[in-house]
Context: one part of a larger RNA
Molecule: large-subunit ribosomal RNA, domain VI
Organism: Patescibacteria group bacterium
RNA sequence: UGUUCAAAAUUUGAGGAGAUUAACCCUUAGUACGCAAGGACCAGGGUUAGGUAAUCUCUGGUGCACCAGUUGUCCGCGAAACGGGCAUAGCUGGGUAGCUACAUUACUAUUUGGAUAACUACUGAAAGCAUCUAAGUAGGAAGCCAACUCCAAAAUUAAAUUUUGUCACAAAGGUUCCUAGUAGACUACUAGGUUGAUAGGUGUUAGGUGUAAGCAUAGUAAUAUGUUCAGCCGAGACAUACUAAUAAACCAAAAAUUUUUCCGA
Numbered sequence: 001u002g003u004u005c006a007a008a009a010u011u012u013g014a015g016g017a018g019a020u021u022a023a024c025c026c027u028u029a030g031u032a033c034g035c036a037a038g039g040a041c042c043a044g045g046g047u048u049a050g051g052u053a054a055u056c057u058c059u060g061g062u063g064c065a066c067c068a069g070u071u072g073u074c075c076g077c078g079a080a081a082c083g084g085g086c087a088u089a090g091c092u093g094g095g096u097a098g099c100u101a102c103a104u105u106a107c108u109a110u111u112u113g114g115a116u117a118a119c120u121a122c123u124g125a126a127a128g129c130a131u132c133u134a135a136g137u138a139g140g141a142a143g144c145c146a147a148c149u150c151c152a153a154a155a156u157u158a159a160a161u162u163u164u165g166u167c168a169c170a171a172a173g174g175u176u177c178c179u180a181g182u183a184g185a186c187u188a189c190u191a192g193g194u195u196g197a198u199a200g201g202u203g204u205u206a207g208g209u210g211u212a213a214g215c216a217u218a219g220u221a222a223u224a225u226g227u228u229c230a231g232c233c234g235a236g237a238c239a240u241a242c243u244a245a246u247a248a249a250c251c252a253a254a255a256a257u258u259u260u261u262c263c264g265a
Stems, first nucleotide, its partner, number of pairs: 001154001005165007015151004021049007033038001050108006059101004066094005071087006112146003119139004173251004177193005198244003201240005207233003214227005
């Protein structure tokens, strides 16, 4: 832009894409078969590997400044204590959310159906026989078409259903703008915009770290103990309008028919 009025939502599925892998064990059965050695088809059950997808409850990893310990040096101070800067995040030990696999879960067609390939057949002439083929009929593969998952009406044959709106300083609806994230390069998408929990803040709390500072006591002191499962804390949960989503602007649609009333012929 189109889809022959404009929108909001929900579908159909022409067509397309993907997946559809493999091994081992058990039962049948030490049966059929075979002198023996050995050793099944068919049918049923289970496990694993590989692959795919989802997820973060568990187990791990990361978690660039969340907690603690600690070295050197500089600064704040008169000094100490305490705190800050730099040294790969200075180094070390942990670690919430998120992300993630080495983690967890599910699937990998179960009974499958249809048309076939090579091939195997039935009946059967041409050609009194024979012949799977010429007419006719049947079986047959991890392959093909469906079945399973996903996309899908630009499928120009442009589909369907429901609902809403259309003459004016205009409306259904949408956008700009703003707060954001389950989304994200930008866009887009999604949740909201006071008739509000969208983000921040605040309160409580899950969780992390591991017992703050100050003071007191003991000790010559390093230090230890008590106050103290303390103090501090990013992303999680719940609550709460305290702050910010203000105010506003812009875009946005035809014709026909029916009914009623009025006017005219």